Context: one part of a larger RNA
Formats: sequence, structure tokens, C1' cells
RNA sequence: GGAUGAACGCUAGCGACAGGCCUAACACAUGCAAGUCGAGGGAGAAGCCCUUCGGGGUGGAAACCGGCGCACGGGUGAGUAACGCGUAUGUAACCUGCCCUCAAGUGGGGAAUAGCCCAGCGAAAGCUGGAUUAAUACCGCAUAACAACGAUUUGAGACAUCUUUUAUUGUUUAAAGAUUUAUCGCUUGGGGAUGGACAUGCGUCUGAUUAGCUAGUUGGCGGGGCAACGGCCCACCAAGGCGACGAUCAGUAGGGGUUCUGAGAGGAAGGUCCCCCACAUUGGUACUGAGACACGGACCAAACUCCUACGGGAGGCAGCAGUGAGGAAUAUUGGUCAAUGGGCGGAAGCCUGAACCAGCCAAGUCGCGUGAAGGAUGAAGGUAUUAUGUAUUGUAAACUUCUUUAGCAGCAGAGUAAUAAGGUCCUCGUGAGGACCGAUGCAAGUAUGCUGAAAAUAAGGAUCGGCUAACUCCGUGCCAGCAGCCGCGGUAAUACGGAGGAUCCGAGCGUUAUCC
Repeated sequence: GGAUGAACGCUAGCGACAGGCCUAACACAUGCAAGUCGAGGGAGAAGCCCUUCGGGGUGGAAACCGGCGCACGGGUGAGUAACGCGUAUGUAACCUGCCCUCAAGUGGGGAAUAGCCCAGCGAAAGCUGGAUUAAUACCGCAUAACAACGAUUUGAGACAUCUUUUAUUGUUUAAAGAUUUAUCGCUUGGGGAUGGACAUGCGUCUGAUUAGCUAGUUGGCGGGGCAACGGCCCACCAAGGCGACGAUCAGUAGGGGUUCUGAGAGGAAGGUCCCCCACAUUGGUACUGAGACACGGACCAAACUCCUACGGGAGGCAGCAGUGAGGAAUAUUGGUCAAUGGGCGGAAGCCUGAACCAGCCAAGUCGCGUGAAGGAUGAAGGUAUUAUGUAUUGUAAACUUCUUUAGCAGCAGAGUAAUAAGGUCCUCGUGAGGACCGAUGCAAGUAUGCUGAAAAUAAGGAUCGGCUAACUCCGUGCCAGCAGCCGCGGUAAUACGGAGGAUCCGAGCGUUAUCC
């Protein structure tokens, strides 16, 4: 000198863009953050209409069964020195819901169960029994392969184990309907896309005042398990494996793209944004599922908090706000689904603290303003002085003319919106493509434009001995004090305190901390 997620002191007009718990992965009141589908199923409250007062029609909420989603999105960086990450390869060792495409199929049956109803237990959370009912829920049967498994066989390819192909044959396995007739689904198999899994080479902090470490340890044979390979697990066999090219141990740490600095080489950092990983009070476990060993799912154990009728129960903000605590220190218990995106749905639509907006904060960067031109009685006042004088403040002020950005007032007023359902037309043609029309704006009467009046509403901070740009007077008298280093101060202090003046930067200026 540059830089910062900064803090502190003094000061402060506006806008745009970006940023905002670095500390206690400490504890959390309250609200919201994941639902949706009636075009799968039964059942059906309120409301409205009719009524012979028994009820009927319409309607469709809450709850229940079922489907899909809840494994995404959002948060945090505790752990991890590791195939975790980065990069480059491999899988002849693998999986993949929804989506696209190709081929084939969708026949015929059964038994339950929730809800509802009845009865009971409990303070509650909740639970138990009986009767009864439906489905795209569940279970047999049929059919079925180019699918899986096995046997025989023909060729081809290789990377050891092998892979692939031709033909024959045996065994096994499927389905679900809805409907407004537009469609949406269901089952099996092949291919694709997307997403994941695993393996390997190389790279990836400090310490030797850590030198030896290792029994599932290293390898083999056989099995189990897995989507799959593998001591991943198990039985048996062998005695190996790693290490001064730093094993093991200890400390520290999420990694990268990137960011800062530097001429570069390098050094330092990893906040915001993007990719990957890990975690969800602590530890463990599996279930469901295409996918989890699952932040707002389950079970067990532990600590903590809360309720209790003492028998027993409930909870998990490292989601968005917000509270306490810690701290030098870090924001609103805001608005909207209008856009972008996500889930569900045929769609309308519903949900979405993702997202987009608004609020607070000079915490940063950039831009603008606080007036411009003229103006010498060089005014008054202040300060200094060699003191009837002069110098300086200083064109500074007054005064004259001009302008009106920002702010204030009035009037007007966007873009962000593309389209959806649907409709019309065209093209190929029987379900697609294209053109046009077509509801919808939170922010917001905001941005912006025009008009109006008035210089009107807007300057400070640090420094002035040298380094280092900028000097005099007064006070003080090794005192009070200053100080980054050298050093100032003991009676003429340009170094302390005040004043005048000056210098530097400027809505900021200094100090402190850290990096280069």
C1' cells in the first nucleotide's frame, strides 16, 4: 500500500447493487416451513330446496382405506487427513420410480380390513372387544415370452476368472380399473435418458521431543449376504501385510470451483454463489420404498425440558421469523404465490418461510448532492506582529445574476406477462406440430416522466518533530500528558493541552484485529 462476513470512537443527505451469529453443532415460548388426488374406494356433516314431518333431493367439509410425493427443495460444518474431495480412467462386477421409445398383454375368481355402528378401559396420550362393508388395497387360478434359471449345441470376441451369439429343450413368474367416451391408467420385456453405486492411478496440513504397527490382521479354498465386487461376514488352511519414499500415534481441518495479495514465482483464505461430502439433542438399529438406514418417520438406550389424577405420557428450530444465553459483534415473530421452480392432479386448482419482494443496518462497492458565475470598502470579527501600521482568515462573506439534481408538493404512470383451461385456423394425419385469440401483477400508485416554489433541507474526521503532506501564539514546567519507531515534557515545547492557521481524505474519517 492492498484486503475484510469485521468491531470500536466521532460524524452522517440520497440512490443502485451486493452482504449481514465468524462466538454456544448452547437451550428454545409462539406461529408458519409437505402435501395432494372424489377421473381408485366406501361413507357422508353444515348449507340450500321439497316435505304427508316419517323423510327425500342437492351438496360436498372433516375423518378413514388406497395412489403418488414426503430420499427434492431449505439449514449447518460437529465429525472426517479419508477414494472424503479434485482430476483421469474402469465396471467382462452393478441398480435406476416418474420421463421417451419399441414389442406383447390386460381373461376369470376369492378371502379380509379401516371407516361407520355397538360395548368397554384410561386423568390424558391413547387402547381393547363385537358386528358389518368397499376398492387401482390383499391373495389364488388361467395365459405368457425375445424375461430369469438349468441342460445340450454353433460361431465370434477377448482383460485371468470370462463375455457374446445360433439352434433345441425343461422349469418358474403378470395384470386394474375409472370415465363426462375426450382420455387417464395397469402388467411383462428390450432400448434410451437421467440419477446413483463400486473400484483404481495421481494429488491433498503439522509434529520423529510419535519408530515400530497389525489376529479378520495379509492371502487362499468353500460358503453366506448384497443391486454388485470384496474378510463385507463365517468355517477351514497358510503366515503373511504396512513402515525413514515416514507406517502407527498425536494435533489441527469439511474438500473443490474460487477469493485476497504479489511484476511473477509464491504466500494466505475457503463467508456470500455453484459442485461434492457429512450431520440433524447424543449413541445404536432396522422398517417402508425405485431410492433412506430418513432434519419437521419408527424403535431402543442416554442426557435435558414439559404435563400428570403418580398409574403413565409428550418433545427435539444446524428450516423461516422470533426468545434467552454467550459475545467486541450480525436484521422482521413482514407480504405474495404475480414471475421462476417443485409436489399432487386429466384439468380447474391446492400446497410451497423454495423463490420473488418489502423492512432494519454507512457493514461494503459504485454513483449523485450539500450550489454555480461575478464580486475588494481586500468590510466587521478572530489570530499573529517590529502594534497610529502590516500580514492572514480571504473571493471567503455581504451583495448581484443564474440554476433546481436529490428532497418537498401536484399531475400522469410503467416493464416485469410468457401464457393456462378453452376457442378459431393451417399441416400431416387419429394424435401430434404450428399460428392467432384468450383470465391472471405481491412488490405499487413503486420506478419513471412532466410541472411548481425556494439557495432554499444537507460536512465532517484525522493529522501538522522526522519517517510523512501541513506552523505560529498562549498555558503547563520530567508535572499533566503524548507515542507506530526514533523519541518529546525539568520556564522561551512547531512533539503535552487550548486557539488561530494549514495539510490529507471526504458521507465518511480515524483506531484496533487479521492476511499478503
Molecule: small-subunit ribosomal RNA, 5' domain
Organism: uncultured bacterium